[in-house]
RNA sequence: CAAGCGCGGCACGCGGCCGCGUUCUCCGUGCAUCGCGCGCGGGGAAUGAGGAAAGUCCGAGCACGGCAGGACACGGUGGUGGGUAACGCCCACCCGCGGGAAAGCUCCCCGCGAGGGACAGUGCCACAGAGAACAGACCGCCGAUGGCCCGCGAGGGCGCAGGCAAGGGUGAAACGGUGGGGUAAGAGCCCACCGCCCCGCCGGUGACGGCGGGGGCACGGCAAACCCCACCGCGUGCAAGGUCGAACAGCGUUCGCUCGAGCCCUGUCCGGGCGAUGAACGCGGGUAGACCGCUCGAGCCUCUCGGCAACGGGGGGCCCAGAGAAAUGGCCGCGGCCAACCGGAAGGUCCGCCCCGCCCCCGUCAAGAACGGGCGGAAACCACCGGCCGGCACAGAACUCGGCUUAUCGCCGCGCGAGCGAA
RNA sequence: GCCGCCUUAGCUCAGUGGUAGAGCAGCGCUUUUGUAAAGCGCGGGUCGCAGGUUCAAGUCCUGUAGGCGGCU
Numbered sequence: 001c002a003a004g005c006g007c008g009g010c011a012c013g014c015g016g017c018c019g020c021g022u023u024c025u026c027c028g029u030g031c032a033u034c035g036c037g038c039g040c041g042g043g044g045a046a047u048g049a050g051g052a053a054a055g056u057c058c059g060a061g062c063a064c065g066g067c068a069g070g071a072c073a074c075g076g077u078g079g080u081g082g083g084u085a086a087c088g089c090c091c092a093c094c095c096g097c098g099g100g101a102a103a104g105c106u107c108c109c110c111g112c113g114a115g116g117g118a119c120a121g122u123g124c125c126a127c128a129g130a131g132a133a134c135a136g137a138c139c140g141c142c143g144a145u146g147g148c149c150c151g152c153g154a155g156g157g158c159g160c161a162g163g164c165a166a167g168g169g170u171g172a173a174a175c176g177g178u179g180g181g182g183u184a185a186g187a188g189c190c191c192a193c194c195g196c197c198c199c200g201c202c203g204g205u206g207a208c209g210g211c212g213g214g215g216g217c218a219c220g221g222c223a224a225a226c227c228c229c230a231c232c233g234c235g236u237g238c239a240a241g242g243u244c245g246a247a248c249a250g251c252g253u254u255c256g257c258u259c260g261a262g263c264c265c266u267g268u269c270c271g272g273g274c275g276a277u278g279a280a281c282g283c284g285g286g287u288a289g290a291c292c293g294c295u296c297g298a299g300c301c302u303c304u305c306g307g308c309a310a311c312g313g314g315g316g317g318c319c320c321a322g323a324g325a326a327a328u329g330g331c332c333g334c335g336g337c338c339a340a341c342c343g344g345a346a347g348g349u350c351c352g353c354c355c356c357g358c359c360c361c362c363g364u365c366a367a368g369a370a371c372g373g374g375c376g377g378a379a380a381c382c383a384c385c386g387g388c389c390g391g392c393a394c395a396g397a398a399c400u401c402g403g404c405u406u407a408u409c410g411c412c413g414c415g416c417g418a419g420c421g422a423a
Numbered sequence: 424g425c426c427g428c429c430u431u432a433g434c435u436c437a438g439u440g441g442u443a444g445a446g447c448a449g450c451g452c453u454u455u456u457g458u459a460a461a462g463c464g465c466g467g468g469u470c471g472c473a474g475g476u477u478c479a480a481g482u483c484c485u486g487u488a489g490g491c492g493g494c495u
Base pairs, nucleotide, nucleotide: 001419004416005415006414007413008412009411010410012335013334014333015332016331017330018329020048021047022046023045024044025043026042027041028040029039030038031037050394054405055404057403058402059401060400061399062237063236064235065234074233075232076231077230078229079093080092081091082090083089094115095113096112097111098110099109100108116228117227121226122225123222124221125220138168139167140164141163142162145161146160147158148157149156150155176194177193178192179191180190181189195217196215197214198213199212200211201210202209203208241292242291243290244289250283251282252281253280254279255278262274263273264272265271299318300317301316302315303314304313305312306311336392337391338390341387342386343385344384347382348381349378350377351376352375353374354373355372424494425493426492427491428490429489430488433447434446435445436444441478449465450464451463452462453461471487472486473485474484475483
């Protein structure tokens, strides 16, 4: 210097022109119940995506419906303690596993763990192997004892009864491991250490840890198999839900049907026209549509205090899209960043000489070494300057939050750091 | 907006945690004068992908990609 890993942060910037959404406002114009208001066109101001807005995998708020209580069923979660509105999330710790420099352990660093129960019960453990869970004897070892044979005898042989499970072999796994004693051969049969189980004491809120004593060992694995235990869980989702509400159809009342209700030209008078399948008014329903819900919220920034941390308390400041299937874009200029290459210079770096001088050693004189300063030099890497070609991701709010997961060109800070490296 | 299912050979599909299969297609041989049919044989697999549980995963769990369907 740096691949990589862990934690945290950023998500191209500024300016100009053109354009889009929302809110407010002004002007023009049309409609109008001539008050409010609505439509169209134009001007101005403010404001306008994210770390994941995504997947919809968890948890909530909110809304409507349901609900005495209990049980069953179904689904989820699962070390301990804490955080939180809550969680399957987060933090810390415990235990187990894996990796890291030296052979093992401990310690240290990093990562991973759906980490309750296998003595409640049921089930599974293929193939191989003699035997796979109250196991078993293929090869093997022995044959003390009993048997058979040889021998006068001491004794020897056979391997029939029988004993063994140490060694070999199979397997993912073979009913504690290593060493010693012991034995016919062996075996927790006995002993030491390790492991396991039980009991006690101590430490810790706890998971758990430490110490001591006892037991010769009885208790394989799988619950991301059924299951058991503990805890949690009503359903549907803003298209929730609320307020208003056309047109057409329906019902009612009144008026009218050529002796003309009413409508149009038309704001008024006159005049003209239409007019019976009529007109006016009212009613319920809640469609089209409009408005609310709707964005000030478990909010953001900052300071401070408590806490190992997650997080919490307090002070100060801020207002930050809210629209309807749905807007935040395009071009230009300047700057920034990236990867490869080329050139320059010499800041970091390194070397030589000189100066300075704390300290150490030697010793009274010089030498050595670190920081600092000066002069001269080297050029690999990084930083710097210039050039060149190309590039600047993933993505797009739709009721709102807290998480998780997934996508993402790259950059920055801190920690660890294989390895590379001129002189 | 809210849910469910599927992915295995070229195609269509089976597949209790224990050696990955069938039919069609392909290739070779037999049969035939030749072809088809028929018979015999052969090859061909990232079980969508990535992790995990387990001695062992196509199968169980989690995440993810693509496809299909349902309700409103």
Predicted 3D model of RNase P RNA and transfer RNA as a complex of 495 nucleotides. Rfam match: Bacterial RNase P class A. From the family's description: Ribonuclease P (RNase P) is a ubiquitous endoribonuclease, found in archaea, bacteria and eukarya as well as chloroplasts and mitochondria. Its mean pLDDT, the model's own confidence on a scale to 100, is 77.